[in-house]
RNA sequence: GAAGCGGGCCGGACGGCCGCUGCGGUGCGCUCUUUCGGGCACCGUAGAGGAAAGUCCGGGCUCCGCAGGGCAGGGUGCUGGGUAACGCCCAGGCGCCGCGAGGCGACGGACAGUGCAACAGAGAGCGAGACCGCCGAUGGCCCGGCGUUCGGCGCGAGCCGAGGGUCGGGAUCAGGCAAGGGUGAAACGGCGAGGUAAGAGCUCACCGCGGACGUGGCGACACGGCCGGCACGGCAAACCCCACCCGGAGCAACACCACAUAGGCAGGCGCAGCGCCGGUCGCAACCUCGAUCGCCCUCGGGCGAGCCAUCGGUUGCGGCAGGUGCCGGAGGACGGCCCGUUCGAGCCUGCGGGUAGGUGGCUAGAGCCGCGGGGCAACCCGCGGCCCAGAUGAAUGGCCGUCCGGGACGGCGCGCGAGCGGCGUCCCCGACAGAACCCGGCUUAUAGGCCUGCUUCGCAA
Numbered sequence: 001g002a003a004g005c006g007g008g009c010c011g012g013a014c015g016g017c018c019g020c021u022g023c024g025g026u027g028c029g030c031u032c033u034u035u036c037g038g039g040c041a042c043c044g045u046a047g048a049g050g051a052a053a054g055u056c057c058g059g060g061c062u063c064c065g066c067a068g069g070g071c072a073g074g075g076u077g078c079u080g081g082g083u084a085a086c087g088c089c090c091a092g093g094c095g096c097c098g099c100g101a102g103g104c105g106a107c108g109g110a111c112a113g114u115g116c117a118a119c120a121g122a123g124a125g126c127g128a129g130a131c132c133g134c135c136g137a138u139g140g141c142c143c144g145g146c147g148u149u150c151g152g153c154g155c156g157a158g159c160c161g162a163g164g165g166u167c168g169g170g171a172u173c174a175g176g177c178a179a180g181g182g183u184g185a186a187a188c189g190g191c192g193a194g195g196u197a198a199g200a201g202c203u204c205a206c207c208g209c210g211g212a213c214g215u216g217g218c219g220a221c222a223c224g225g226c227c228g229g230c231a232c233g234g235c236a237a238a239c240c241c242c243a244c245c246c247g248g249a250g251c252a253a254c255a256c257c258a259c260a261u262a263g264g265c266a267g268g269c270g271c272a273g274c275g276c277c278g279g280u281c282g283c284a285a286c287c288u289c290g291a292u293c294g295c296c297c298u299c300g301g302g303c304g305a306g307c308c309a310u311c312g313g314u315u316g317c318g319g320c321a322g323g324u325g326c327c328g329g330a331g332g333a334c335g336g337c338c339c340g341u342u343c344g345a346g347c348c349u350g351c352g353g354g355u356a357g358g359u360g361g362c363u364a365g366a367g368c369c370g371c372g373g374g375g376c377a378a379c380c381c382g383c384g385g386c387c388c389a390g391a392u393g394a395a396u397g398g399c400c401g402u403c404c405g406g407g408a409c410g411g412c413g414c415g416c417g418a419g420c421g422g423c424g425u426c427c428c429c430g431a432c433a434g435a436a437c438c439c440g441g442c443u444u445a446u447a448g449g450c451c452u453g454c455u456u457c458g459c460a461a
Base pairs, nucleotide, nucleotide: 001457002456003455004454005453006452007451008450009449010448012403013402014401015400016399017398018397020047021046022045023044024043025042026041027040028039030038032037049432053443054442056441057440058439059438060437061250062249063248064247073246074245075244076243077242078092079091080090081089082088093107094105095104096103097102108241109240113239114238115235116234131181132180133177134176135175138174139173140172141170142169143168144167145166146165148163149162150161151160152159153158189207190206192204193203194202208230209228210227211226213224214223215222216221254360255359256358257357264351265350266349267348268347269346273326274325275324276323277322279320280319281318282317283316284315285314286313287312292305293304294303295302296301331343332342333341334340367386368385369384370383371382372381373380374379404430405429406428407426408425409424410423412421413420414419
């Protein structure tokens, strides 16, 4: 110098004028009146964020529920620590990626059970599978060589045929193999050597895997030698199993004050009273019907006893509501009052209730800053100092000036050039974005800029 990897921070500055909201103070000749209040004016003072956002986790707080345990449902999932708690943070382990600084990881269990694997491929989960390929030892087949036995022919040298032996060839059948090729995300340990007909954990070394052990570590785990010849493949962000955690709703929670209305409770006033009419219910008395039993008879009935239950009727008394007449009637309507007219059975007061509205909850808190101490760190402890938005149709804004930063344009200077430097103009821009009960995290958005630690490469000494 170039290219990167981490961490921390800022996120326009200053001034003037005019507004808005909270708080404090002062003033008001305010018919504002839900009154220890409200309104208005003036003065002083404070007034968005690193994410206020998404509302994804966790807690505080409030109300409801709850003996304890379990089931269901949901969540989390390497180890140790931090914390009020967490799915967050810190440190470490392991795996993957990167030359590296570093980054990323739902990272428990696949010998509890169930299930899944498209396409391709010969074969896809079980002691699987053979397409190309390799071999063809062994047993056949075909061909050839050399002995030999038997038979035939020939005078003979020998020739022909058959059997068996042996040697070689063919890759033809049976068969053997899984090294290599090919398919696939994945093909039943990897690689090398020995071995073999060719091969193969068949044998051996190393690695991997499994088992028990030793050493180090709180632990995850690491390392070491020993044994096992390799069985036990993958997927749990498939069901599932294991361990741990979890009650529900949310500041529109919840509590209080309280102009209303209805229902509720208490008190007061009123619907009174006197006749008549019919209805209905209850009680009493009387009448009627009559089951049952006895006696007599001319068998049709007659007489008597007994029961007064039920039905019906009459009368009387009482209750209930209704109609009607007389008289009265709280209160309402006719604009207010008196009179009057008319409606008329409810009306009034208090308690309580809780609507509109208001108040609390509401911002002093797992708070911020500084110093000291503990810890690798997250974080914790002690001391001192500080008070830092609380709106509720919802304040935190607008204009101007100077400056800072960025962009565009113009022309100037330097340089061979890419480019660099300063000047002027435009105001073109200064990101993402706006608290709503509070806090801890995560995630997402963010123009531009500052500080700092580290890595790799190049150059110079």
The RNA shown here (Bacterial RNase P class A) has 461 nucleotides and comes from a Pseudomonadota bacterium.
Rfam family: Bacterial RNase P class A. It is annotated as a ribozyme.
A source record names the gene rnpB.
The organism belongs to Pseudomonadota, within Bacteria.
The prediction has a mean pLDDT of 76.